Notes: Predicted 3D model of a 530-nucleotide part of an RNA (small-subunit ribosomal RNA, 5' domain) from an uncultured prokaryote. Its mean pLDDT, the model's own confidence on a scale to 100, is 86. The RNAcentral record of the full RNA draws on ENA. Its Rfam family is "Bacterial small subunit ribosomal RNA".

Context: one part of a larger RNA
RNA sequence: GAUUGAACGCUGGCGGUAUGCUUAACACAUGCAAGUCGAACGGAAACGAUGGUAGCUUGCUACCAGGCGUCGAGUGGCGGACGGGGGAGUAACGCGUAGGAAUCUGCCCAGUAGUGGGGGACAACCAGGGGAAACCCUGGCUAAUACCGCAUACACCCUACGGGGAAAAGAGGGCCUCUUCUUGAAAGCUCUUGCUAUUGGAUGAGCCUGCGUGAGAUUAGCUAGUUGGUGAGGUAAAAGCUCACCAAGGCGACGAUCUCUAGCUGGUCUGAGAGGACGAUCAGCCACACUGGGACUGAGACACGGCCCAGACUCCUACGGGAGGCAGCAGUGGGGAAUAUUGGACAAUGGGCGCAAGCCUGAUCCAGCAAUACCGCGUGUGUGAAGAAGGCCUGAGGGUUGUAAAGCACUUUCAAUUGUGAAGAAAAGCCUGGGGUCAAUAACCCCGGGUCUUGACGUUAACUUUAGAAGAAGCACCGGCUAACUCUGUGCCAGCAGCCGCGGUAAUACAGAGGGUGCGAGCGUUAAUC
Numbered sequence: 001g002a003u004u005g006a007a008c009g010c011u012g013g014c015g016g017u018a019u020g021c022u023u024a025a026c027a028c029a030u031g032c033a034a035g036u037c038g039a040a041c042g043g044a045a046a047c048g049a050u051g052g053u054a055g056c057u058u059g060c061u062a063c064c065a066g067g068c069g070u071c072g073a074g075u076g077g078c079g080g081a082c083g084g085g086g087g088a089g090u091a092a093c094g095c096g097u098a099g100g101a102a103u104c105u106g107c108c109c110a111g112u113a114g115u116g117g118g119g120g121a122c123a124a125c126c127a128g129g130g131g132a133a134a135c136c137c138u139g140g141c142u143a144a145u146a147c148c149g150c151a152u153a154c155a156c157c158c159u160a161c162g163g164g165g166a167a168a169a170g171a172g173g174g175c176c177u178c179u180u181c182u183u184g185a186a187a188g189c190u191c192u193u194g195c196u197a198u199u200g201g202a203u204g205a206g207c208c209u210g211c212g213u214g215a216g217a218u219u220a221g222c223u224a225g226u227u228g229g230u231g232a233g234g235u236a237a238a239a240g241c242u243c244a245c246c247a248a249g250g251c252g253a254c255g256a257u258c259u260c261u262a263g264c265u266g267g268u269c270u271g272a273g274a275g276g277a278c279g280a281u282c283a284g285c286c287a288c289a290c291u292g293g294g295a296c297u298g299a300g301a302c303a304c305g306g307c308c309c310a311g312a313c314u315c316c317u318a319c320g321g322g323a324g325g326c327a328g329c330a331g332u333g334g335g336g337a338a339u340a341u342u343g344g345a346c347a348a349u350g351g352g353c354g355c356a357a358g359c360c361u362g363a364u365c366c367a368g369c370a371a372u373a374c375c376g377c378g379u380g381u382g383u384g385a386a387g388a389a390g391g392c393c394u395g396a397g398g399g400u401u402g403u404a405a406a407g408c409a410c411u412u413u414c415a416a417u418u419g420u421g422a423a424g425a426a427a428a429g430c431c432u433g434g435g436g437u438c439a440a441u442a443a444c445c446c447c448g449g450g451u452c453u454u455g456a457c458g459u460u461a462a463c464u465u466u467a468g469a470a471g472a473a474g475c476a477c478c479g480g481c482u483a484a485c486u487c488u489g490u491g492c493c494a495g496c497a498g499c500c501g502c503g504g505u506a507a508u509a510c511a512g513a514g515g516g517u518g519c520g521a522g523c524g525u526u527a528a529u530c
Base pairs, nucleotide, nucleotide: 001530002529003528004527006526007525008524009523010522013377014376015375016374017373018372019370020369021335026333027332028331030330031329032328035078036077037076040075041074043071044070047069048068050065051064052063053062054061055060056059085288087286094213095212096211097210098209099208100207103205104204108201109200110199111198112197113196114195115194116150118148119147125140126139127138128137129136130135156165157164158163170193171192172191173190174189175188179186180185181184214260215259216258221251222250223249226248227247228246229245230244231243232242233241263285264284265283266282267278268277269276270275290311291310292309293308294307313324314323315322316321341367343366344365345364349363350361351360352359353358380410381409382408383407390401391400392399393398414471416466419463420462424457429451430450431449432448433447434446435445436444474519475518476517477516478515479500480499481498485514486513487512488511489510495502496501
C1' cells in the first nucleotide's frame, strides 16, 4: 500500500447491489418447514347444493337420501434418498485430474411381445374388553391397481444341452359401424392412460487404478485376515468382502507406523510475476443429523423432520408406563469483541403428487433490521471588501480566520408533498379454424386465432404537481518518518508513543484554544493476510 463475513470509539442525509453466529456439532419454549391422488378401493365423520318428511317463529331447525359437489379417518399408489442445514469426523481413492471393467438404474425416450382364467384374506366399520395416557387385544362383515396360485412365454434366467424356471391390473371418456337383447345398453367398437416381460438409450449411482493433495524422526520399525493361493459363501458388481485349508508373506529413510492439525475443489486475497496465505457468500464432490450401534422398506437409505436397541439429557404419569431430538425457517437462553424478523406470497422460477382443476412447498421470490462492504448522489450555485463584527496572534503599526459570513441574484438533484403509472404474465380455462385417430360430424390428442382472467413485492420503478436554501458534516492528524504551527496551561507531574523518542519553567511531541493538513457519510483504532 492492498484486503476483510470483521469488532470497538466518535459521527451519520438518500439510493442501488451484495453480505450478515468466524465463538458452544451448546441446550432448546412456540409456530411453520412433505405431502398428494376419489380418474386404484370400500366408504361417508364434516361442509354445501338438491329433493323428500316433520315442526313451526315462513326461513330456519331436526331427520332421511352417497343420487351430486366434495371428503375426515382407513386400504392402496407415488413422493418423504430431492430440496434445505451446519463442517463434528476424515490426511482417505475423501477430493482434484486422467483412465478402467466385473455392475445396478424408479420416473423419461425408442422398440418387441403380452394384458387369459381363478382364489383366500386384512384394515376401515360393527360388537366386546384392557389402559391414567401412549395405545393395545379378541370376535364378526367387506373392496381394490393390496395379496396368492393356475394358464400362456417372442424375448429373458438356469442347464449336465436332455430339459427346467418365472409375468400382468385395471381405470377413465365417447359411440352404435358390426353381433346379441332393442327407450337404450352389453361380455361390442373406439380413444386415453395404466400394468407385465424384455432389448436399446438417456440420466443417476456403486466399484477399481496412475498421478497430485498438511506438520512432526524429540514418532523407526509396523502388520495374523495380516500378504498370496485353492475351495466355498456373499454382493447389483471385481475383491480376504467373509469363512475353511495351505503357504509366509506384505509395508517402510522415495518416511511405513504413531502423534498433532484439517472437510477437498472451482476459487478468494495479495503480488510485476514466481510465490505466499485463505477455502465466508455462489457452484461441484464428500461426510454428518442428540451420542453409539443395527437393520427394515425401497429403483435408490443403512434414511435430518422413518423404525429398533443402548446411553446422556428434557418432559408427562394414576408410578404400572410413555413422549422428545432446530447442524430446516424464524425465535429463546447460554457463550462471545461480534452477526438480523417468532414478516408476506406461492405472482414468477423450480420441486412432489394429480388426466386436469388444483393442493403442498420457511426451496424460492420479496419485504424488515444493520454505513457490514462496494458503487452512485446530495448537504447548494454565482456575485459580494466597509477586507464588518467576534475569535486568535502581535514587534500594538498590523496580520489571520476571509469571499468566508452578511447582503444581492439564481437553481431545486435527493428527501417532503400531489397525481399518473410500466415491466416482471407466460400459461391454464372457454369459444373457434385446421390436422391426426376412428365406423363416426362424438370423445381424445396436436397446431393456429380470438376471448376471459391470474402480481407477494406495491403507497413498485419511472414520470409529474407544490413549496422553499429550505431537511442533511464529520473524523483523524499537524517533532522526524509524513502533508500540516503558533499561543496558553502543566513542570520527569499529569500524560503521549507504530519506531526514534517527548515531559525536570520559554514543550511546534502532554492538555486546551486559534490556525492548518488529509480523507469525507464516513474517519480513526485494534485484529488478521500478502